This record gives sequence, structure tokens and C1' cells, in this order.
RNA sequence: GGAGCCGGCCGGGUGGUCGCGGGCGCGCCAACAGCGCGUCUGAGGAAAGUCCGGACUCCACAGGGCAGGGAGCUGGGUAACGCCCAGGCGGGGUGACCCGACGGAAAGUGCCACAGAAAGGGAAACCGCCCACCGCCCUCAAAGGGGCAGGGGCAAGGGUGAAAAGGUGGGGUAAGAGCCCACCAGCGGUCCUGGUGACAGGGCCGGCUUGGUAAACCCCUCCCGGAGCAAGGCCAAGUAGGAGCCGAUGCCGUGGCCCGCGGCGCCUGAGGCUCGGGUAGGCCGCUUGAGGCCGCCGGUAACGGCGGUCCCAGAUGGAUGACCACCGCCCAGGGCCGUGGCCCUGGGUACAGAAUCCGGCUUACAGACCGACUCCCUCC
RNA sequence: GGGCCCGUAGCUCAGUGGUAGAGCAGGGGACUCAUAAUCCUUAGGUCGCAGGUUCGAUCCCUGCCGGGCCCA
Repeated sequence: GGAGCCGGCCGGGUGGUCGCGGGCGCGCCAACAGCGCGUCUGAGGAAAGUCCGGACUCCACAGGGCAGGGAGCUGGGUAACGCCCAGGCGGGGUGACCCGACGGAAAGUGCCACAGAAAGGGAAACCGCCCACCGCCCUCAAAGGGGCAGGGGCAAGGGUGAAAAGGUGGGGUAAGAGCCCACCAGCGGUCCUGGUGACAGGGCCGGCUUGGUAAACCCCUCCCGGAGCAAGGCCAAGUAGGAGCCGAUGCCGUGGCCCGCGGCGCCUGAGGCUCGGGUAGGCCGCUUGAGGCCGCCGGUAACGGCGGUCCCAGAUGGAUGACCACCGCCCAGGGCCGUGGCCCUGGGUACAGAAUCCGGCUUACAGACCGACUCCCUCC
Repeated sequence: GGGCCCGUAGCUCAGUGGUAGAGCAGGGGACUCAUAAUCCUUAGGUCGCAGGUUCGAUCCCUGCCGGGCCCA
């Protein structure tokens, strides 16, 4: 100098004019309504997608079973999580580092196109190898010898395929083959050592070997009750205490089902469906919270503890805006000067916007800054 | 706030692990005096995008993008 990798942080500033939401105070006013004035305050790192997890509220203080859904290496963090941290194992990269839906295929079932003899039964034989046994033929007095394959043996070699049932070498055999042996790979059992554990290293034994697929059904372990701030509560106003049909081992809460629990009802009718009629308002919930910032301590870290300090949007057809000026920052072109600064001109300044709240994940984003590290080239 | 579905040729749709098809439309030819109809023939696919599972993905899984529908 170039290329890269990881983490953190920011994402314009100042002033003016006009305008909007909320809190408080003052004035007018009978008034806490309304209007005016003053003052304080008013979007984000993702407010987004709504993909997970919770708080909160109601239903029973959410209980049992089935069904259904989800999670799936280990340890820790957390209110909880599918998130985060640390580690193990596997994979990728020269490396910094990155990625992993990472339980089970010797519980069972299914699938594996085309090609191929055969696609999972320890099966099968196209080319091939062989003729020990059996059969036939030749020879021979006989024993024996030789030959053949419409009969058999083999699974080495060829070939097909993504995948063909361990690999190499030796023995063995008619030919062969884990058939036997040595070494190696892998699996299972057992023991020792280290580790909380996942796991790692090592010893011995075994049969010699068992294909892939569970993001196919399934099995195993663990988790999950339902609904959602239009939850839920209060007030005000209005109405036709209207009509028809159904309705009792019933109906509602209750939502896939059963039980259980609670409430209502049983023909003087609980409740359901359809039609018709009315309302279209206000208040609470509502923003002080697993909250922000700073410091110290514990922990490798995620995070936790203690102390101090701060109050930081609450709209409800939905405020947080528009315009101008100057300054930043970046890019391109030109000029000047001792080579990285100054000046001029032009352009750019993103993604996007709360709606009960919080923790994550994912996605979008002009650009700027800080820190750690890696590889290559060059020079000293 | 809650739930469901779709995206395949220019258009409308099939295909649900094994080389992507149909109808209409387009091009060329035949028939006709000519056109239509009919017949023959032919071109045209990032299967919405990215990643993964698998020997192999339109199909299975995950995340995005776009569109539509339903309920309160």
C1' cells in the first nucleotide's frame, strides 16, 4: 500500500417564519367547558415484518386425559424464549474467522426415478471366473486322464448408478469370498484417566461390517389451557322489555373433544338463529418501566448485585410538519501550493415513522467514526 | 388484533420428489379468389427471490417480496 474479518457506536447541527399534539400555570368566564397568553415537552435503530417469548386483563386460583402444536449437543444467563454467552462435535476458509433443523435408521412402515443382473431380502448373475460335487461325451483293461454346459459353484474383475454391502496385503480354494490372519477404518459392549457435562484420550473383548432418507410417517425426552387493550372496567345517551323459528340427558363461560369447575334454566322459556329498531359519546386501563445514565463489585462472558442520579411522546381518523439561510459530512471535476491540505463549481445527505408495554429475531438503510485481528506485496 | 390462501409460457390454469405441460394468443405452412373456421408444424419458462434437506426440488423446510380473502 492492497484485500479481508470481527465487535462497538452514530445516523446531521444552529438560527428564523408559519403550523400541530400533550402537561402545567395565568387571564376572560358561572364553569374543571371553550378561547387566548406564557412555559416545559413531543418518534426509531429499526417505531417495520408480526416470526418467537413474556408482562397485564378476563374466563376457575387454569385442574385431569386425548388430540394438536412446538423445541431437540452440553453447561450457564434470563420473567421467559426458537434469544444470548461459554464450550463440545461436524463442515468451510491459507488465515483472522464463519456456518450447523446437531436425539433415534441393529422399534416398525414407506420411498430410492433412469440406468443396471440386482436398490435392501444378506438378495441377485449381464459380461466374466471355475468344474471340487452332479450330469453328458472322449480316452483307457482298470485306476486315472481330458473335454463340454440347457447343470451347478462364485461374488474377486468388468460394466450401470448418487449409492452395489468395509480397505490394503497375505494365506486359502476348482474358482472365489472376513472363509481365515495381520494392520487400518467403523460399530457395539466393558474398564481406566481428564472434564459439572456434551465429549476427548487409552486398554480389553466381540461379531467381522450393519446402505441412504426422520426438512417421509413414526419413536423417545421436554414444553404449551383459551382469548386478546376492539383485553377489561365505569359513566352517559338511545331503543320496539319488537317479530318469526328452534329449544330441555339443556344452555352459557369453553376456544378441537371428553371430564371436572362455576353460573343460568327446565315450557310462566335459560339460550340459539334470522329479520327489524337504536347508539356511532366520554373517562379509566395509558404509560414509572424486567426503565435510562454514571460509578463500584462478582463473573471468561451473557448477565447479576449495590449505590447515586434522571423522568424521557401518549395521539384516537390519529400531533411530532413545511419553507428559507448558514455550517457540517461524502462524491465527481478543476485550480493552487512542497502531496495532504486550501479554494471554486456541480451533485448527494438514506431506510423509514409510535398506537397497551417489554425482551429478542428477521428485514430495510446515504454515509460517518472507534477498536481488535488476518493474508498478500514493497521498503528499511 | 387474529386466521387462511395464492405466485408455473403473453393470458387462464394443470403438474405435489425423477428430463415442466394443456387451452387460448404468437410465427410458418396447407385449404380458399380472399378472410374466418379447420388441419399440420414451430418458438417461447431465472417455476416470485435467497438459502437449505436430498443422489435429485415447481413439489419438502426456513427467511424475505408481492397479491388476495375471511373474522372480531
Predicted 3D model of RNase P RNA and transfer RNA as a complex of 452 nucleotides. It holds a member of the Rfam family "Bacterial RNase P class A".